[in-house]
A computed fold for a 151-nucleotide RNA from a Candidatus Lindowiibacteriota bacterium, annotated as c-di-AMP riboswitch aptamer (ydaO/yuaA leader). The coordinates come from a structure-prediction model, not an experiment, and the mean pLDDT is 76. Taxonomically the source falls in Candidatus Lindowiibacteriota (Bacteria, Bacteria candidate phyla).
RNA sequence: GUGCCCUUCGCGCCGAAUGGCCCCGCAUGUUGGGGCCAGCGGGGGACCUGAAUGUCCGGGGCGAAUUUCGUCCGCUUGUGGCGGAUGGAAAGGGCGGCCUCUCCAGCCCGAGCCCGUCAACUAACUCCGCAGGCGCAACCGGGGAGGACGG
Numbered sequence: 001g002u003g004c005c006c007u008u009c010g011c012g013c014c015g016a017a018u019g020g021c022c023c024c025g026c027a028u029g030u031u032g033g034g035g036c037c038a039g040c041g042g043g044g045g046a047c048c049u050g051a052a053u054g055u056c057c058g059g060g061g062c063g064a065a066u067u068u069c070g071u072c073c074g075c076u077u078g079u080g081g082c083g084g085a086u087g088g089a090a091a092g093g094g095c096g097g098c099c100u101c102u103c104c105a106g107c108c109c110g111a112g113c114c115c116g117u118c119a120a121c122u123a124a125c126u127c128c129g130c131a132g133g134c135g136c137a138a139c140c141g142g143g144g145a146g147g148a149c150g151g
Base pairs, nucleotide, nucleotide: 010136011135012134013133014132018038019037020036021035022034023033024032039130040129041128042127043126044125049120058118059115060114061113062112066090067089068088069087070086071085072084073083074082075081076080092109093108094107095106098147099146100145101144102143103142104141
C1' cells in the first nucleotide's frame, strides 16, 4: 500500500415491530428478567345489516405473497390422483438522497407461519405483537404537483 474477515458508530431498505419510565437479579461493569405509559399493528366480540345452505372437498387468521399454463421425477393408478423439483405468465407488492402524491424507465418479491372443528360485520368489552432479515461509504434514473427548510 492492497485484499479479506469481525466488531462498533452512522446512514438507508422490507416490516406494525418505535420512544420513555420503574423494579429485580448480576455485583467493577456489560449482558438478563419482569412491569407500566405513549405510539404503531393485529385478533375475538351485540343490536342492525348481510349471508342464508354452509359444516371433510372442514373452516379460519397474519402477510403483497393468490391464480393459472407447462416440463421433469417418484408413488399409485388407468388415462386420473398425490408428492417433490423447476420454467413462464398474470393478480398483488417493494426499491435513500428533505417529505408526500403521481407518471415513465430499470431492477426485485410474488414466501412462510399460526388457530384447532371454531369465529361475517360489529358499540361496549376483551386478548395479542412491537420480531426478524438485509444494504452501504456510494456522486446517486428522469419528469410533474404540493409542502417543509432555507435565502